[in-house]
C1' cells in the first nucleotide's frame, strides 16, 4: 500500500432494525465457630470513535481508531 475478519459489563462472548443480556468476576444478605462451597439478591455498558438512512440503529452505509490475518511491491 490493498483486502478480510473484529472491537458489546472487571474478564469470555450472545444478541445482526423494534425497551442491551448469559456465564465467571465483584457487593450485600441467609447459612456457619470461622472460610470456603451453596442459596436469594445488588450494582455495573449512551455497544471503539464522528457522521448518515430510517418513525426506530449493537444491527444498514461512509469515514477515522485499534488487533488479528492474507495478498502485493520496482509501475
Nucleotide at each position: 500500500g490493498c483486502c478480510u475478519u473484529c472491537g458489546u459489563a472487571g474478564c469470555u462472548c450472545a444478541g445482526u432494525g423494534g425497551u442491551a443480556g448469559a456465564g465467571c468476576a465483584a457487593c450485600u444478605g441467609a447459612u456457619u465457630c470461622g472460610u470456603a462451597a451453596u442459596c436469594a439478591g445488588u450494582a455495573g455498558g449512551u455497544c471503539g470513535u464522528g457522521g448518515g438512512u430510517u418513525c426506530a440503529a449493537c444491527u444498514c452505509c461512509c469515514g477515522u481508531c485499534g488487533a488479528a490475518g492474507g495478498c502485493u511491491c520496482c509501475a